The prediction has a mean pLDDT of 78. Two RNAs folded together computationally: RNase P RNA and transfer RNA, 457 nucleotides in total. Rfam match: Bacterial RNase P class A. Gene Ontology terms of the family: dimeric ribonuclease P complex, tRNA processing and ribonuclease P activity. By type it is a ribozyme.
RNA sequence: GGAGCGGUCCAGGUGAUCGCCGGCUCUUUGAGCGGGAGGAAAGUCCGAGCUCCAUAGGACAGGAUGCCAGUCAACGGCUGGUGGGGGCGACCCCAAGGAAAGUGCCGCAGAAAAUAUACCGCCGGUCCACUCGCGAGCCGCGGGUCGAACGGUAAGGGUGAAAAGGUGAGGUAAGAGCUCACCGGGGCGACGGUAACGUCGGUCGCAUGGCAAACCCCAUCCGGAGCAAGACGAAAUAGGGAGGCGAUUGAGGAUGGUCCGUCCGAGCCUCCGGGUAGCGUCGCUUGAUGCACGAGGUAACUCGUGCGCUAGAUGAAUGAUCGCCACUCGCUUCUCGGUGACGAGAGCGCGUACAGGACUCGGCUUACGGAUUCUCCGACC
RNA sequence: GGAUCUGUAGCUCAAUCGGCAGAGCACCCGGUUCUUACCCGGGAGGUUGAGGGUUCGAUGCCCUCCGGAUCCACCA
Numbered sequence: 001g002g003a004g005c006g007g008u009c010c011a012g013g014u015g016a017u018c019g020c021c022g023g024c025u026c027u028u029u030g031a032g033c034g035g036g037a038g039g040a041a042a043g044u045c046c047g048a049g050c051u052c053c054a055u056a057g058g059a060c061a062g063g064a065u066g067c068c069a070g071u072c073a074a075c076g077g078c079u080g081g082u083g084g085g086g087g088c089g090a091c092c093c094c095a096a097g098g099a100a101a102g103u104g105c106c107g108c109a110g111a112a113a114a115u116a117u118a119c120c121g122c123c124g125g126u127c128c129a130c131u132c133g134c135g136a137g138c139c140g141c142g143g144g145u146c147g148a149a150c151g152g153u154a155a156g157g158g159u160g161a162a163a164a165g166g167u168g169a170g171g172u173a174a175g176a177g178c179u180c181a182c183c184g185g186g187g188c189g190a191c192g193g194u195a196a197c198g199u200c201g202g203u204c205g206c207a208u209g210g211c212a213a214a215c216c217c218c219a220u221c222c223g224g225a226g227c228a229a230g231a232c233g234a235a236a237u238a239g240g241g242a243g244g245c246g247a248u249u250g251a252g253g254a255u256g257g258u259c260c261g262u263c264c265g266a267g268c269c270u271c272c273g274g275g276u277a278g279c280g281u282c283g284c285u286u287g288a289u290g291c292a293c294g295a296g297g298u299a300a301c302u303c304g305u306g307c308g309c310u311a312g313a314u315g316a317a318u319g320a321u322c323g324c325c326a327c328u329c330g331c332u333u334c335u336c337g338g339u340g341a342c343g344a345g346a347g348c349g350c351g352u353a354c355a356g357g358a359c360u361c362g363g364c365u366u367a368c369g370g371a372u373u374c375u376c377c378g379a380c381c
Numbered sequence: 382g383g384a385u386c387u388g389u390a391g392c393u394c395a396a397u398c399g400g401c402a403g404a405g406c407a408c409c410c411g412g413u414u415c416u417u418a419c420c421c422g423g424g425a426g427g428u429u430g431a432g433g434g435u436u437c438g439a440u441g442c443c444c445u446c447c448g449g450a451u452c453c454a455c456c457a
Base pairs, nucleotide, nucleotide: 001377002376003375004374006373007372008371009370010369012325013324014323015322016321017320018319020036021035023033024032025031026030038354042365043364045363046362047361048360049359050226051225052224053223057260058259059258060257062222063221064220065219066218067081068080069079070078071077082096083094084093085092086091097217098216102215103214104211105210106209119157120156121153122152123151124150126148127147129145130144131143132142133141134140135139165183166182167181168180169179170178184206185204186203188201189200190199191198192197230282231281232280233279240272241271242270243269244268245267252264253263254262274456275455276454289308290307291306292305293304294303295302296301326352327351329349330348331347333346334345335344336343337342382453383452384451385450386449387448388447391406392405393404394403400437408424409423410422411421412420430446431445432444433443434442
């Protein structure tokens, strides 16, 4: 200098003037004091707190998760490990249970796509035709070639994403786990580990291709709705009209898709029309809170002590102007160093990312500027 | 703020259990006609919103983004 990887940190600072939104105090048409966005406040993808639902019981349906252990209020998060894969490396990725419960799919090509099978090929005897040789006399024996049906085979060719273990040797008419060696695989035992799993030993000729982010099976978990939850207050009256269902043989409701059980139960649903407000107060910010130190743990995390309080707005505030400083980039005017490329300083100009609370937290994901540490490569000393 | 649905050619919509992305209208060219329309023949037009994953193979399955649409006060 280039390329890259995971983590950590920062998120321009400060002063003046003029404003905006809350809070407190006072002598209250105002004055003073003090406070005012984030690492993602975002997407709303998961998980909770909180609130309501007259019970939330059972079954089915539905949804989610899926190697092991731990962590946490909880999680699909996080931490550590196992196995597999990628990278020279820093390091990264994996929805990673079951295909021997069942069903289904595997287009085209190919013989065959899953109860295996046989297109070309290889091999065997039989038959037919031709031919050669010998014997012989119009038949017999032997060899070769072509063809036919039958049988054996799955090594080779060829197809495919995938072909019924792979490579080599022996063996055979040709072949084949048919036999053997090595590799792979299945089940067994011993040892290590909490476990996932690993190592070793011997055994079985090999026995069931892939897909479950196809249906499904297994294990575990899940009541619903969401601050427009909900509580109180204010205002208003046309508790009207039409249609439908129902009144103990029970409509409808108990914020769940269906059923059962339990409870309430005389009204309920749809459409049209009407009224009030485009409301006020609470919920609302002190909380699984932050920071520092210590202890336990590999870590996530937990415990203890001390200190701190840090927005609560509701069409929704957190801004604007000017000065100084910091940083990035550019300009070339000047100065210095250098043969030079260039470097340092001064000056001028532009800029300082992504983005903004809306009940609150823990995560994930996405957007995004810079610094630092780490890895690899190249050049120089 | 909260909840739900959706995205395929210029427009409106298809695509069965994952197996060559199609139809109508519109567009272009030619024919017919004196000319235009109708009609007849032919043609072009697709990153299936974007990216990644599963799979031999994705419009359809899974995940993450992007865009669009709809609904949500109280009384009676």